Annotation
A computed fold for a 141-nucleotide RNA from Polymorphospora rubra, annotated as SAM riboswitch aptamer (S box leader). The source organism's lineage runs through Bacteria, Bacillati, Actinomycetota, Micromonosporaceae and Polymorphospora. The prediction has a mean pLDDT of 77. RNAcentral holds the sequence, with entries from Rfam.
């Protein structure tokens, strides 16, 4: 790489370099950008997925460790911890225009036809679901 789970309408910029284009990817739209974007470096922040600590709270079906029984298989009981929930912390990481900038597919919806039958066609714009991809963290291999 691939896969599995989880978020993804918050939130958080200056400085230097550096020079044309950049906003994953095709189209489209809309925006950013020589008043210097994107990028890269530095310092600054935000946020809190993993970790770590604390509280409380629930479970012995599975795990692990101690006790008791029992020759033994095995049972019971405590604790721990995987569990839930609040806090703190900032180690790993991430991220710091615009909703993952929107839209593509599909369903609602909307418009037309048609019907005994809930069918068929289309769909510019708005809205509401869900998919795909695509970030990101965590796992797994």
């Nucleotide at each position: 790489a691939c896969c599995u789970c989880a978020u993804c309408c918050a939130g958080a910029g200056g400085g230097g370099c550096u020079g044309a284009g950049g906003g994953a990817u095709a189209c489209g739209g809309c925006c950013c950008g020589u008043u210097g974007a994107c990028g890269c470096c530095c310092c600054g922040g935000c946020a809190a997925c993993c970790a770590c600590c604390c509280c409380g709270c629930g479970c012995g079906a599975c795990c692990g460790a101690c006790u008791c029984a029992u020759c033994g298989c095995u049972g019971a009981g405590u604790c721990g911890c995987g569990g839930c929930g609040g806090g703190g912390c900032a180690g790993g990481u991430g991220c710091c225009a615009a909703a993952u900038c929107c839209g593509u597919c599909c369903c609602c919806g909307c418009c037309g036809c048609g019907c005994g039958g809930u069918g068929c066609g289309g769909u510019a714009c708005a809205g509401g679901g869900g998919a795909a991809a695509g970030a990101u963290g965590a796992g797994a291999g």